RNAcentral holds the sequence, with entries from MGnify.
This is a predicted structure of a 93-nucleotide RNA (Glycine riboswitch aptamer) from uncultured Nocardioides sp.
Lineage of the source: Bacteria > Actinomycetota > Propionibacteriales > Nocardioidaceae > Nocardioides.
RNA sequence: CCGCGCGGGAGAGCCUUCGAGCCCUCGCAAGGGGCCGGAGCGCCGAAGGGGCAACUCCUCCCCGGAACCUCUCAGGCGCCAGGACUGUGCGGG
Numbered sequence: 001c002c003g004c005g006c007g008g009g010a011g012a013g014c015c016u017u018c019g020a021g022c023c024c025u026c027g028c029a030a031g032g033g034g035c036c037g038g039a040g041c042g043c044c045g046a047a048g049g050g051g052c053a054a055c056u057c058c059u060c061c062c063c064g065g066a067a068c069c070u071c072u073c074a075g076g077c078g079c080c081a082g083g084a085c086u087g088u089g090c091g092g093g
Stems, first nucleotide, its partner, number of pairs: 001092008013041001015040005021035005042077003048073001049071003055065002
């Protein structure tokens, strides 16, 4: 330095609308609520990607490297999952 396991790990609407569906309420229907999915608008930034660049490399220049800064393409905005980074254990160079 790289990989794997375990732990920690933020931010942003469970907004509006549509419905082929499922569940609940209701005596049936109608109506209502929830789930799931599509669309719209709004928003986040810590997978990845792009951009600038302090700095770094060099005698100097060029080339190269370079952010949790920035853009928001991708991704994300209830939970789960993911997650830069980080603690620890093991393995490899």